[in-house]
The part of an RNA shown here (large-subunit ribosomal RNA, domain II) has 678 nucleotides and comes from a wastewater metagenome. The full RNA is in RNAcentral, with records from SILVA. The prediction has a mean pLDDT of 84.
Context: one part of a larger RNA
RNA sequence: UCCGGCGAGUUACCGUGCCCGGCCCCAGGUUAACCCCUUCAGGGGGGGAGCCGCAGCGAAAGCGAGUCUGAAUAGGGCGAUUUAGUCGGGCGUGGUAGACGCGAAACGAGGUGAACUACCCAUGGGCAGGUUGAAGCGGCCCUAACCGGCCGUGGAGGACCGAACCCACCAGUGUUGAAAAACUGGGGGAGGACCCGUGGGGAGGAGUGAAAGUCUUAUCAAACCUCGAGAUAGCUCGUUCUCUCCGAAAUGGCUUUAGGGCCAGCGUCGGGACAUAUCCGCGGGGGGUAGAGCGACGGAAUUCGGCCGGGGGGCUUCCCGCCUACCCGCCGAAACCCAACUCCGAAUACCCGCGGACGGACCCCGGCAGUCAGAGCGCGGGGGAGAAGCUUCGCGCUCGAGAGGGAAACAACCCAGACCGCCGACCAAGGCCCCCAAUGCGACGCUCAGUGGCAAAGGAAGUGGGAUCGCGGUGACAGCCGGGAUGUUGGCUUAGAAGCAGCCACCAUUUCAAAAGUGCGUAACAGCUUACCGGUCGAGCCAUCCCGCGCCGAAAAUGACGGGGACUAAGCGUCGAGCCGCAGUCGCGGAUUCGCAAGAAUGGUAGGAGAGCGUCGUCGCCCGCGGCGAAGCCGGACCGUAAGGACCGGUGGAGCGGCGACGAGUGCUUAUGCCGGA
Numbered sequence: 001u002c003c004g005g006c007g008a009g010u011u012a013c014c015g016u017g018c019c020c021g022g023c024c025c026c027a028g029g030u031u032a033a034c035c036c037c038u039u040c041a042g043g044g045g046g047g048g049a050g051c052c053g054c055a056g057c058g059a060a061a062g063c064g065a066g067u068c069u070g071a072a073u074a075g076g077g078c079g080a081u082u083u084a085g086u087c088g089g090g091c092g093u094g095g096u097a098g099a100c101g102c103g104a105a106a107c108g109a110g111g112u113g114a115a116c117u118a119c120c121c122a123u124g125g126g127c128a129g130g131u132u133g134a135a136g137c138g139g140c141c142c143u144a145a146c147c148g149g150c151c152g153u154g155g156a157g158g159a160c161c162g163a164a165c166c167c168a169c170c171a172g173u174g175u176u177g178a179a180a181a182a183c184u185g186g187g188g189g190a191g192g193a194c195c196c197g198u199g200g201g202g203a204g205g206a207g208u209g210a211a212a213g214u215c216u217u218a219u220c221a222a223a224c225c226u227c228g229a230g231a232u233a234g235c236u237c238g239u240u241c242u243c244u245c246c247g248a249a250a251u252g253g254c255u256u257u258a259g260g261g262c263c264a265g266c267g268u269c270g271g272g273a274c275a276u277a278u279c280c281g282c283g284g285g286g287g288g289u290a291g292a293g294c295g296a297c298g299g300a301a302u303u304c305g306g307c308c309g310g311g312g313g314g315c316u317u318c319c320c321g322c323c324u325a326c327c328c329g330c331c332g333a334a335a336c337c338c339a340a341c342u343c344c345g346a347a348u349a350c351c352c353g354c355g356g357a358c359g360g361a362c363c364c365c366g367g368c369a370g371u372c373a374g375a376g377c378g379c380g381g382g383g384g385a386g387a388a389g390c391u392u393c394g395c396g397c398u399c400g401a402g403a404g405g406g407a408a409a410c411a412a413c414c415c416a417g418a419c420c421g422c423c424g425a426c427c428a429a430g431g432c433c434c435c436c437a438a439u440g441c442g443a444c445g446c447u448c449a450g451u452g453g454c455a456a457a458g459g460a461a462g463u464g465g466g467a468u469c470g471c472g473g474u475g476a477c478a479g480c481c482g483g484g485a486u487g488u489u490g491g492c493u494u495a496g497a498a499g500c501a502g503c504c505a506c507c508a509u510u511u512c513a514a515a516a517g518u519g520c521g522u523a524a525c526a527g528c529u530u531a532c533c534g535g536u537c538g539a540g541c542c543a544u545c546c547c548g549c550g551c552c553g554a555a556a557a558u559g560a561c562g563g564g565g566a567c568u569a570a571g572c573g574u575c576g577a578g579c580c581g582c583a584g585u586c587g588c589g590g591a592u593u594c595g596c597a598a599g600a601a602u603g604g605u606a607g608g609a610g611a612g613c614g615u616c617g618u619c620g621c622c623c624g625c626g627g628c629g630a631a632g633c634c635g636g637a638c639c640g641u642a643a644g645g646a647c648c649g650g651u652g653g654a655g656c657g658g659c660g661a662c663g664a665g666u667g668c669u670u671a672u673g674c675c676g677g678a
Base pairs, nucleotide, nucleotide: 001678002677003676004675005674006673011097012096013095014094015093016092017091018090019089020088021087022086025085028052029051030050034046035045036044037043038042056063057062066078067077068076069075100238101237103235107228108227109226110225111224112223119201120200121199122198123197124196125195126194127192129161130160131159132157136153137152138151139150140149141148165189166188167187169186170185171184172183173182204220206216207215241612242611243610244609245608246607251264252263253262254261255260265371266370267368268367269366270365271364272363278357279356280355281354282353283352284351285350291344292342293341298338299337302334303333304332305331306330308329309328310327311326312324313323314322315321374399375398376397377396378395379394380393381392382391383390404415405414406413419590420589421588422587424586425585426584430580431579432578433564434563435562439577441576442575443574444573445572446571450567458552459551462549463548464547465546466545467544468543470541471540479536480535481534482533483532485509486508487507490504491503492502515530519528520527591602592601593600594599613667615664616663617662618661619660620659621658623657624656625655632651633650634649635648636647638645639644
């Protein structure tokens, strides 16, 4: 993992709601214990204690269709005037119980453990061999003596090296192991705080601990066993047949509340009422949003101007004054900004009335729920950075709980809401060269970049269209030929400054024309070049702006327009004709519900409501089958809308079914479910 079997809303009592029933109960209903009778299985009779109902109000005394409060014959609260109950059964649901099933980590009580291990006590045992050579003692030397030195003797030490023994530092192997801690090679201690045997001691908030929360029988931040016990689990998982009708929520308020609850909202079922709900049209309303405006307020803020006012700074100074590329205010001109500004002011939305459409969708009472993690998209706002598949509100849609067609694939986007069947018809979005259903359809343009087939600021004689300023046969534009000069090297500055570092000025002359010089260049000159002019050539040229489609800008990791491929297209724009295309719509047949009919409706998670199938057993009908073969099992092309039900054959070898009713240990792919098997 698979197969088979087992496996989860039960039972009791008390509430509550609905349905059904009662010698065919009713202003009443009903008995409990118990007793009697009996055909002993139950049934019949008695039993009215009690309970519910028939009256309420008050804390109560109490009063009573009223009562309480109160001084009140006031007002107000709760009642009556509007009457239906009760007993039994069934079903839904609440409560109390383990209360749908399984699951803790834990807590308590009583016991069992020191055979492992930690420590202690008692009594025993073990430690090859080698090395070092403390104190003490002796002798000799030395000394006045002590001290000291030398030689010997001696045999100390948590001394040294190293087996047994003990330990476990490193590495490798092992890691479904040979082993629930080992093996191999190295390593440490090895006369000691050493190692080991035997007997004994103390234990669960307790022991023991050279202290690691270590160890206390492979278990330890509180052992193990049994019990309280089915602890509790706002948590996770699981919860078993079918069909039909309706069908949510992920919000508000409160919550030691936030992944849980309670009330409301939204669903469903039953009952009841009356003219509501929703949409459209018309009429009537209030508003201060979008926008706009601000010489209409409150604020904010830019530029310019003013022989305006004030301040600061500077100059001058007897006073008077003067300057100011500073600051503030005022006035003038101009252009603007604001959620918490408004002289203004929509569209929508909202309220009321009338009419219409639509229907019973609205409302009230009651039973049962589920929901309280929402998500994306569009629009309007806040937060963020005018970030986020971000977050938080509002309005709407979709998914959620929605299948089908399109977007290559793709909950939320586009189209469209699937009762079932049909090789049918018409359309939607989207498409019509092939994959792939349908025009290589028609007309007019654009694009040459494979742009299309993913990007920005910015850049460019790409190309098509439009507009405008100019120049041009008195010859434009570009090219080519020639000229481009003189005072003069202008003045200043400077080492120099000659058109060309810089400052000032920018005149004049000769000329068809030619700058006190456009750029390069020199140390400075020189040189080249431009403006400008003439000639040649002979028809358009220069510049600016707007629009369409392209170009560059453009680097990422396997390989991408879905692919092949295609170029006046199968790309882009505009127009036209046709076709394809969904579970849409229509047609035909069928089912169910609602409706008198005509006809309409039938996607669906949580969930509500309804109708059924099957299993086991009991009773009834006494209806049937069975050794001429029951159940079960295997096979089969039958029937039913489903759960399911027949029939035939085989196997099997003794029970089984139909109908009606009743009662349940009543339906399993899933609980890391349990047991067995593979």